[in-house]
RNA sequence: CUCAUCCAGAGGGGCAGAGGGAACGGCCCGACGAAGCCCCGGCAACCACCGCACGACCAUCUCGGUCGGCGCGACAGGUGCCAAGUCCGCCCCGCAGAUUGCGGGAAAGAUGAG
Numbered sequence: 001c002u003c004a005u006c007c008a009g010a011g012g013g014g015c016a017g018a019g020g021g022a023a024c025g026g027c028c029c030g031a032c033g034a035a036g037c038c039c040c041g042g043c044a045a046c047c048a049c050c051g052c053a054c055g056a057c058c059a060u061c062u063c064g065g066u067c068g069g070c071g072c073g074a075c076a077g078g079u080g081c082c083a084a085g086u087c088c089g090c091c092c093c094g095c096a097g098a099u100u101g102c103g104g105g106a107a108a109g110a111u112g113a114g
Stems, first nucleotide, its partner, number of pairs: 001114006011040005019029003024089003041082003046078002050073003054068005086108001091105006
């Protein structure tokens, strides 16, 4: 930089000791113990591997082989994740209207693959 996904899911213990939720504005979480580190557990299924189904191609009397993807399942490998929708908003558009609400789209961010 490109592509995909982001309204689901999943926490205990030890050390530690005041912060954390990216930034900003909110609103939250936190001494009934934040961040961080370690151990164990779990969720998920992006990649890899495996099974099934489907499709294409190749081969064959038959058994078969190769490849594919918004299919299904499984997952002990590589990541990721385990408060709140990516906690909500921030910019633009639409609708309704009480300084507000709802919907859509961007931007930014996160994760994975390349």